[in-house]
RNA sequence: GGGCCUGUAGGUAAGUGGUAUACCAGUGCAUUCGCAUUGCACUAUCGCCAGUUCGAUUCUGGCCAGGUCCA
Numbered sequence: 001g002g003g004c005c006u007g008u009a010g011g012u013a014a015g016u017g018g019u020a021u022a023c024c025a026g027u028g029c030a031u032u033c034g035c036a037u038u039g040c041a042c043u044a045u046c047g048c049c050a051g052u053u054c055g056a057u058u059c060u061g062g063c064c065a066g067g068u069c070c071a
Stems, first nucleotide, its partner, number of pairs: 001070007010024004018054001026042005047063005
């Protein structure tokens, strides 16, 4: 320098065009003498910029970061 893959909540992942979801973690309440456990509720996320589209996490292009292969 080039090819390919990946980028979603604090962490690990699902989601292939129509209000973004689960588990763990966090916060509050209940339970307890207290802690733990358990139950209920809540908060928080699409790497960045453009394009296509009525509508983009999803499709296209560029950039950035990581991984891998080639030189």
This is a predicted structure of a 71-nucleotide RNA (transfer RNA) from a Candidatus Woesebacteria bacterium. Rfam family: tRNA. Its family is annotated with triplet codon-amino acid adaptor activity in the Gene Ontology. The coordinates come from a structure-prediction model, not an experiment, and the mean pLDDT is 81. The sequence is in RNAcentral, with records from ENA.